Molecule: SAM riboswitch aptamer (S box leader)
Organism: Mucilaginibacter sp.
């Protein structure tokens, strides 16, 4: 990089360096920033994927030294596909409200 599979409304921030733009793409809102964001180091923290112990038929407690992740806002929110309700007798367009599916992401395991 590819595939699978699980999970994604919870939780967790000082200090220091940089200096201007960030928040994965597009589009749209919305947000965060010179009272220094993003980003990078240290320190500390969340969390429990892997992991360790225990009891266990497929689970379920219990830890947290060690790989990893993560520590503004639901993956920030909506859309790009599809259904299914509704508006105003049917159909379409749109709006609006659910669900699904992409998509990112992160862990594992295989290539």
């Nucleotide at each position: 990089g590819a595939u699978u599979u699980a999970u994604a409304a919870a939780g967790a921030a000082g200090c220091g360096g940089c200096g201007a733009g960030a928040g994965a793409u597009c589009a749209g809102g919305c947000u965060c920033a010179a009272u220094g964001a993003c980003c990078c180091g240290c320190u500390g923290g969340c969390a429990a994927c892997c992991c360790u112990c225990c009891a266990u038929g497929g689970u379920g407690g219990a830890g947290a030294a060690g790989g990893u992740g993560c520590c503004a806002a639901a993956u920030c929110c909506u859309g790009g596909c599809c259904c299914g309700g509704u508006g105003a007798a049917u159909g379409g367009a749109c709006g609006c409200c659910g669900g699904g599916g992409g998509a990112u992401a992160u862990a594992a395991a295989u290539u």